[in-house]
RNA sequence: GAUAGAGGCGCGGCCGCCAUGAGUAGCUCCCUGGAUACGUCAGACAGCGUGGGGAGGGAAAGGGAACGCCGCCGAAGCCAUCACCCGCUGUCUGGCGGAGGGUGUGCUGGGCCGACGGAGAAUAUCCGGCGGACUGUCACGGAAACGUGGAGUGCUGUC
Numbered sequence: 001g002a003u004a005g006a007g008g009c010g011c012g013g014c015c016g017c018c019a020u021g022a023g024u025a026g027c028u029c030c031c032u033g034g035a036u037a038c039g040u041c042a043g044a045c046a047g048c049g050u051g052g053g054g055a056g057g058g059a060a061a062g063g064g065a066a067c068g069c070c071g072c073c074g075a076a077g078c079c080a081u082c083a084c085c086c087g088c089u090g091u092c093u094g095g096c097g098g099a100g101g102g103u104g105u106g107c108u109g110g111g112c113c114g115a116c117g118g119a120g121a122a123u124a125u126c127c128g129g130c131g132g133a134c135u136g137u138c139a140c141g142g143a144a145a146c147g148u149g150g151a152g153u154g155c156u157g158u159c
Stems, first nucleotide, its partner, number of pairs: 001159005008073001010072005018064001027056006037050004041094006076108003079104004084100001085098004109135002112132003116128004137150005
């Protein structure tokens, strides 16, 4: 270097009854109120709308998701950066959220638990580094049990 493999509550994708979202938004009717105001992510300009209560009827997106299926073992996830795209009424300047792509000798062996931080409507779920015990692997020490340490740019088999 090529090739085949291992780790296990292992990783990703698709499908997805259903719950959540939410008795919310918007809609119809009734009562009541009133604009140099308020709402629409922030400011400017423009546009649009209007508050409160009651009755009726009543969603969706995003996020989640058992079973099943598919592809896999840097699986994959994330960070930084670059330009573009989508959403938050339009334009400009910002901000927030999201998707795909380029770049980087960037970070993480793996899942679990915990507190914290971020995303989220959320007590769901996801992400991050940290702490803990566990686990695979290698190195060193040891007769062993085991201990200490390392990182996937690793480990094992074959050539």
Lysine riboswitch aptamer from a mouse gut metagenome, 159 nucleotides, folded computationally. Its mean pLDDT, the model's own confidence on a scale to 100, is 82. The sequence is in RNAcentral, with records from MGnify. Rfam family: Lysine riboswitch aptamer. Rfam's curators write: Riboswitches are metabolite binding domains within certain messenger RNAs that serve as precision sensors for their corresponding targets.